RNA sequence: GCCUCCAUAGCUCAGUGGCAGAGCGACUGCCUUGUAAGCAGUAGGUCGGGAGUUCAAAUCUCUCUGGAGGCU
Numbered sequence: 001g002c003c004u005c006c007a008u009a010g011c012u013c014a015g016u017g018g019c020a021g022a023g024c025g026a027c028u029g030c031c032u033u034g035u036a037a038g039c040a041g042u043a044g045g046u047c048g049g050g051a052g053u054u055c056a057a058a059u060c061u062c063u064c065u066g067g068a069g070g071c072u
Base pairs, nucleotide, nucleotide: 001071002070003069004068005067006066007065010024011023012022013021018055026042027041028040029039030038048064049063050062051061052060
């Protein structure tokens, strides 16, 4: 220098055009003499930045940034 992949909640990830979700974690309540476990609930996201396509974009296109891998 060229090519491919990844970026979504605190962490690990799903979601491939129409409501942003799961597990773990956090918090609250119940239970318990108390803790843990268990049960119920709550909060937590400008979906890496910008632009474009579309009635509608986490999703498609371009570009930038960061990360991983490959070739030379």